[in-house]
Molecule: SAM riboswitch aptamer (S box leader)
Organism: Pseudonocardia pini
């Protein structure tokens, strides 16, 4: 990179650093920010997507466990709300 498949009202925060805008896009709102937001490192934590355990099945695959370990992910508001769009993010399995 490319379509496919699952999931997006649960749940988890300190320090440092850095300095104007953030909260994906478009549009009406809302809400965060100099008492320092967003973003970056670090640490700690939640969580169970996939390993891994266990039961059923020829099987594909269901179900249900365990967080000691391994690969990601996430840790303001429901993906912040409504309308919109070939929308987007995180896992998986391919090609």
């Nucleotide at each position: 990179u490319c379509g496919c498949c699952a999931u997006c009202c649960a749940g988890a925060g300190c320090g440092g650093c850095u300095g104007a805008g953030a909260g994906a896009c478009c549009u009406g709102g809302c809400u965060c920010c100099g008492c320092g937001a967003c973003g970056c490192c670090g640490c700690a934590g939640c969580a169970a997507c996939c390993c891994c355990c266990c039961g059923c099945g020829u099987a594909g695959g269901c179900g249900g466990g365990u967080g000691u370990g391994g690969g990601u992910g996430c840790u303001u508001c429901c993906g912040c709300c409504g309308g919109g769009a070939a929308c987007g993010a995180u896992g998986g399995a391919g090609g």